RNA sequence: CACGACAAAGGCAAACCCAUCGAAAGGUGGGGACGCAAAGCCAAGGGCCUUCGACGGCGACUCGCCGUCAUGGCAGCCGGUUCCCGAAC
Numbered sequence: 001c002a003c004g005a006c007a008a009a010g011g012c013a014a015a016c017c018c019a020u021c022g023a024a025a026g027g028u029g030g031g032g033a034c035g036c037a038a039a040g041c042c043a044a045g046g047g048c049c050u051u052c053g054a055c056g057g058c059g060a061c062u063c064g065c066c067g068u069c070a071u072g073g074c075a076g077c078c079g080g081u082u083c084c085c086g087a088a089c
Base pairs, nucleotide, nucleotide: 003086004085011036012035016031017030018029019028020027021026034076040081041080042079045078046077047074048073049072051070053069054068055067056066057065058064059063
């Protein structure tokens, strides 16, 4: 460098519930643990989600659906980057 134990010492915390912020996706705090060797950090790459928006199309009739753009979000999807420990390979 790479790899990842039924190792050691620690760490994080899905769903769900409560509070709160948000139009939403979702965020934050508390409870809670499904899991995680980067579940630390990065949303200037890919992907996914959102619609208080813009444009176009279709149905339809003031509403719905689809597409593009834009907006915001997700790092526990891929990716990038840094780091603790040290059995085996």

This is a predicted structure of an 89-nucleotide RNA (c-di-GMP-I-GGC riboswitch aptamer) from a Planctomycetota bacterium. The sequence was found by an Rfam model in a public genome assembly. Rfam family: c-di-GMP-I-GGC riboswitch aptamer. Gene Ontology term of the family: cyclic-di-GMP binding. A reference for the family is Smith et al. (2010), "Structural and biochemical determinants of ligand binding by the c-di-GMP riboswitch ", Biochemistry.